RNA sequence: AGAGUUUGAUCCUGGCUCAGGACGAACGCUGGCGGCGUGCCUAACACAUGCAAGUCGAACGCGAAAGGGCUUCGGCCCGAGUAGAGUGGCGGACGGGUGAGUAAUGCGUGGGAAUCUACCCUAGAGCGGGGGACAACCCGGGGAAACCCGGGCUAAUACCGCAUACGUCCUACGGGAGAAAGGGGGCCUCUGAAUGUAAGCUCCCACUCCAGGAUGAGCCCACGUCCGAUUAGCUAGUUGGUAGGGUAAAGGCCUACCAAGGCCACGAUCGGUAGCUGGUCUGAGAGGAUGGCCAGCCACACUGGGACUGAGACACGGCCCAGACUCCUACGGGAGGCAGCAGUGGGGAAUAUUGGACAAUGGGCGCAAGCCUGAUCCAGCAAUGCCGCGUGUGUGAAGAAGGCCUGCGGGUUGUAAAGCACUUUCAGUGGGGAAGAACGGGCUAAGGUUAAUACCCCUGGCUUCUGACGUUACCCACAGAAGAAGCACCGGCUAACUCCGUGCCAGCAGCCGCGGUAAUACGGAGGGUGCAAGCGUUAAUCGGAAUCACUGGGCGUAAAGCGCACGUAGGCGGCACGUUAAGUCAGCUGUGAAAGCCCUGGGCUCAACCUGGGAACGGCAGUUGAUACUGACGCGCUCGAGUCUGAGAGAGGGGGGUGGAAUUCCAGGUGUAGCGGUGAAAUGCGUAGAUAUCUGGAGGAACACCGGUGGCGAAGGCGGCCCCCUGGCUCAUGACUGACGCUGAGGUGCGAAAGCGUGGGGAGCAAACAGGAUUAGAUACCCUGGUAGUCCACGCGGUAAACGAUGUCGACUAGCCGUUCGGCCCAUUUAAGGGCGGAGUGGCGCAGCCAACGCGAUAAGUCGACCGCCUGGGGAGUACGGCCGCAAGGUUGAAACUCAAAGGAAUUGACGGGGGCCCGCACAAGCAGUGGAGUAUGUGGUUUAAUUCGAAGCAACGCGAAGAACCUUACCAGGUCUUGACAUCCAACUAACGAAGUAGAGAUACAUUAGGUGCCCUUCGGGGAAAGUUGAGACAGGUGGUGCAUGGUUGUCGUCAGCUCGUGUCGUGAGAUGUUGGGUUAAGUCCCGCAACGAGCGCAACCCUUGCUAUUAGUUGCUACGCAAGAGCACUCUAAUAGGACUGCCGUUGACAAAACGGAGGAAGGUGGGGACGACGUCAAAUCAUCAUGCCCCUUAUGACCUGGGCUACACACGUACUACAAUGGAUAUCAACAGAGGGAAGCUAAGCAGCGAUGUGGAGCCAACCCCUAAAAAUGUUCUCAGUUCAGAUUGCAGGCUGCAACCCGCCUGCAUGAAGUCGGAAUUGCUAGUAAUCGCGCAUCAGCCAUGGCGCGGUGAAUACGUUCCCGGGCCUUGUACACACCGCCCGUCAAGCCAUGGGAGUCUGGGGUGCCUGAAGAUCGUUACCGCAAGGGACGGGCUAGGGCAAAACGGGUAACUGGGGCUAAGUCGUAACAAGGUAACC
Repeated sequence: AGAGUUUGAUCCUGGCUCAGGACGAACGCUGGCGGCGUGCCUAACACAUGCAAGUCGAACGCGAAAGGGCUUCGGCCCGAGUAGAGUGGCGGACGGGUGAGUAAUGCGUGGGAAUCUACCCUAGAGCGGGGGACAACCCGGGGAAACCCGGGCUAAUACCGCAUACGUCCUACGGGAGAAAGGGGGCCUCUGAAUGUAAGCUCCCACUCCAGGAUGAGCCCACGUCCGAUUAGCUAGUUGGUAGGGUAAAGGCCUACCAAGGCCACGAUCGGUAGCUGGUCUGAGAGGAUGGCCAGCCACACUGGGACUGAGACACGGCCCAGACUCCUACGGGAGGCAGCAGUGGGGAAUAUUGGACAAUGGGCGCAAGCCUGAUCCAGCAAUGCCGCGUGUGUGAAGAAGGCCUGCGGGUUGUAAAGCACUUUCAGUGGGGAAGAACGGGCUAAGGUUAAUACCCCUGGCUUCUGACGUUACCCACAGAAGAAGCACCGGCUAACUCCGUGCCAGCAGCCGCGGUAAUACGGAGGGUGCAAGCGUUAAUCGGAAUCACUGGGCGUAAAGCGCACGUAGGCGGCACGUUAAGUCAGCUGUGAAAGCCCUGGGCUCAACCUGGGAACGGCAGUUGAUACUGACGCGCUCGAGUCUGAGAGAGGGGGGUGGAAUUCCAGGUGUAGCGGUGAAAUGCGUAGAUAUCUGGAGGAACACCGGUGGCGAAGGCGGCCCCCUGGCUCAUGACUGACGCUGAGGUGCGAAAGCGUGGGGAGCAAACAGGAUUAGAUACCCUGGUAGUCCACGCGGUAAACGAUGUCGACUAGCCGUUCGGCCCAUUUAAGGGCGGAGUGGCGCAGCCAACGCGAUAAGUCGACCGCCUGGGGAGUACGGCCGCAAGGUUGAAACUCAAAGGAAUUGACGGGGGCCCGCACAAGCAGUGGAGUAUGUGGUUUAAUUCGAAGCAACGCGAAGAACCUUACCAGGUCUUGACAUCCAACUAACGAAGUAGAGAUACAUUAGGUGCCCUUCGGGGAAAGUUGAGACAGGUGGUGCAUGGUUGUCGUCAGCUCGUGUCGUGAGAUGUUGGGUUAAGUCCCGCAACGAGCGCAACCCUUGCUAUUAGUUGCUACGCAAGAGCACUCUAAUAGGACUGCCGUUGACAAAACGGAGGAAGGUGGGGACGACGUCAAAUCAUCAUGCCCCUUAUGACCUGGGCUACACACGUACUACAAUGGAUAUCAACAGAGGGAAGCUAAGCAGCGAUGUGGAGCCAACCCCUAAAAAUGUUCUCAGUUCAGAUUGCAGGCUGCAACCCGCCUGCAUGAAGUCGGAAUUGCUAGUAAUCGCGCAUCAGCCAUGGCGCGGUGAAUACGUUCCCGGGCCUUGUACACACCGCCCGUCAAGCCAUGGGAGUCUGGGGUGCCUGAAGAUCGUUACCGCAAGGGACGGGCUAGGGCAAAACGGGUAACUGGGGCUAAGUCGUAACAAGGUAACC
């Protein structure tokens, strides 16, 4: 210090999440030791039991018993003036606990004046003399108890007077008032008394008064101290005064009277939450969060109220009352308060022992010893935290075994272990052993006091005693590696990887996200990484988050400028001088508790921890100075602002009048059948006369042309012309005022359209509504009508994408070009013109800014002033509440819940019922078809035991299949085999082979049957090769699955012209440029231009074929011949090599280009025709059934063999073909005309013969330029004459032929007979641009044969048409829009239906806190006072007001719940439509 996550990618905005620290924690797994801390955060819930506050006999009066002793048994003595209770004193107001309440009666900081303060210290004065009671005790009584009542005795440092009063208090200044208590020790110096005393002295402690101090406490002031304005007004003792009361003390603290004040937008009041602080955690800091332990303050003590006592309390372990709860009870009545220490129950995720000791520190009482002390010191429990230590060290490669992985070689665990050599911390056992102890007591010395050597005090010396912890810390010895390692993680962030299992299951997950058969993400394992007696998780907190921005953010489009103006408070404010010193700055002083943090020393072996000192504590206050700036005050100035004067422009506003054109309506004339409307129509109007046209009239609304990125206005907005009233602006000249200014929370005004109210008006237009169309529907778009409304007046409303999505004001910062309105200068006859300087309004553009787009003197630049607003998306501008409104509604404005995004700009694509340019049998123009019929074939479907499998829009469907009767064959039925039908290895045996026979459908079995014995070597025993049989196991085998695990191959866009790279340049970047542009081409073909320059894959060419020629070669070809032989190679032909065509030449056009057009020549002319050749890529396209192959699956079967069947089924549907429907034809005859390319040995097969024919026979010739394979259509005749025919041939019957083991399922062919549908084909749709379509036949592959009408080739005959690119389809380039990127087969909206969740309303209902009013009213203090008590002082039943609590009433507010109801959110595959994104198919939006 950052990282992950929105996108195909990019930059930005923005949220979510992570890495760090920390904790009074909890949970999971694990756990050796020690030190130091810490430990009910929840129920301020309820508490059993024990303890936590007593002490003093040196204040006082009483006063046992047990036990012991004595006894004359009555008793006495000791115990003992002890225990004990009581009176009295001091202390129970400290210490300890808790945080409920409290937002200020609190706390923090700093000040202040009107106070008190027991014990303590200092100083002064005093302590004299009396009195009467009450407990205890005794007697009696009541009660279950708690306890109470009556009578009697008694002491005091208890109580009350009297005296005295330095100082004290009051005062009318004369005076008046007001104290005390003694106790203890010692002594005889003084005094009294007279042998040892007190009434004396002395000392100590206590007491009284007073002053001062110290300590503690009370009160007042200023500043600071959480959230909510959906809390805006609050207040009657309220604010002040006077008088009185009250208090320790100021004060409405209380009362009476008087006045009407006081607080509040700088947030009163109300509601919610909360003890505050030093500090703690975090952070670079500023901040944020927090207030447990420790320390200071406050508050509370079962809940509420109250006072008493006291120096101090309205009192945790006191009292009274009320309430709730618990307990005891004899039912009459009583008792209690753990938020003290332990402990219990309960609550909770969760928090300890009913321990020891007063040894230390401290506290209370006491003269003291001492007693008390759950304060405290210790121990126990808990890894709850921090710190420290250990679980061993060295060596050790055969790199052991085992585990895991593996490419099978090995790798890794791993020097790790074992082994060897050492050590012994900690724990264990035994022994030793500090410090925490100072006091205190006794003795004694000096000093003080004193008359004193006594007592007492103080200091010193000697001595004695005191330790809970404690088996302490620490040290030594002994034994032995011995007793001591886990947890989390390993997809990215984030260090760490493999195997197996699982198969969108189980599960993981902090975010992104993993899991649907090869998961580094689930579970296990091996290995690794990180921390370590801990490790993870969870909660809450700070950080990162500059994500509330003071430090340190923003607002054109991402969230965000109020619709606009005026203006109040507030904020800010020109130039100069002076005064002041509030802000500001400096010095000094006080304070800022301690602890903590920091620095520096010291002590525990170190550390944590403890401790000394310092610094710091950013602050506040006082005081002394400084005076630049700000403020305040004073006095001036003119440049900001304004006023006057003179001109000017303008749809600025309000009112009144007036004009013409047009629409409509009314009346009349002419006139006749339509008009109107649309994509096309219809509704509508019209023969009762429309539309059209002419004349006249009525009425309302709006103002063509001018008219303009022209003008005016603050915005909304403003448009014929004239008049009246009126606001603002600009320019120019001089004069005047003298900062009068800017902004502006609240506030006020204005404010389009629609809307509302009242009253008018109403021509046109036109929500709603009606009708007609459109449509699947059409509550729409279109049409015909049409009411509110639009118009006027007055009022309301107050919102708009009220936009420049840009608040107002001011200053500064290059230029260029328009335009509107003034002024000045030059020049000019005028009009134009040129220049300067203002005010507006536009276009470009430098710097700069910006995420980019863009802005750019009219800033979104650089600064200043002030206001408004924003803080992820949705929920939601919604709900509730308030305010406003007649209503509609407006304004203010949440939360629960939910998502990990939502968004801006730009980029590349893709897409558009966007645009431009261009191409293609794409359309058009033509020709022939398909779709109708029959048949063939493929497919779907159905059927079946099986009808094997695959192919699925184009790009599956005469496709894989260039040949299913068996075989093929993968399917089905049945029968069989199990190392197997096939491969390799091993062992044994045997050559191999194996006819005929029997059984069987066959496979196969029967039996080693008849037969048969090979090759090489040999030491003749045998061995080997090959083959076979048997056996065991490794293995074979699989057309089983996955084409979405793959290779290879193929289809398709598409033979479309595209697809990229290097370097450079531009851009923050994705990317762009190049490749765009102007021409041209079939072409990214070429030329030109250009921040590009080059290059690659494609195009073209090179290849094959065809068309012309030449040369060469010449058999089986060819021929000058009648034929053959022979000869020859001219021709045809064959097949090899060359030539030829390149826009080369001419002309025109074009840019002097590329190129196009025309022409010449030429066999061929502009790639001559055809083929092969298929860029980067797309479709998870096709194929695991050609083949190969990963993984999975089967293994007496999903493998293998056999027979038979099936793939050929048949209501039907579709594709592709064939044959036809006839006369351009059929039939027939004649001539018997003219090809090309192929094939041929298990072959092609001639002639001849037989047969109507298929075919048979026959066998010549041919291993092929030699032999075989007859071309048909055409042509020429004849006939048929438009008919289901002399068309067409399906179907069926009979008879044959051929192939083959075999034609039943299920072949082809022939003859005869039969003679179906069909008369040119609906919607729709296909091919083709020339030797093409159409038409005619021929050949070949596969193949025994063939379901071939298929496929692939070959030649014969041989057209028509193309104006053209508007439209359909596909494609290319440029551009544009986009909310698409799985890319339009995209995205996406709303209702409805289902489930879940939170929430608003809701008749009501339950409940809470506070307030108001009324009634009642305990205790209590206070006030008053009859009866009564008392001599009196006084007390006092009682009464008054105050008042906790209780009750009643009405209302507001908060919370819970609720039938029903409203919308909202979320949820792989529900329904209906298609709203938005492209011109989204009616542009969208407010």

This is a predicted structure of a 1486-nucleotide RNA (small-subunit ribosomal RNA) from an uncultured bacterium. The sequence is in RNAcentral, with records from ENA.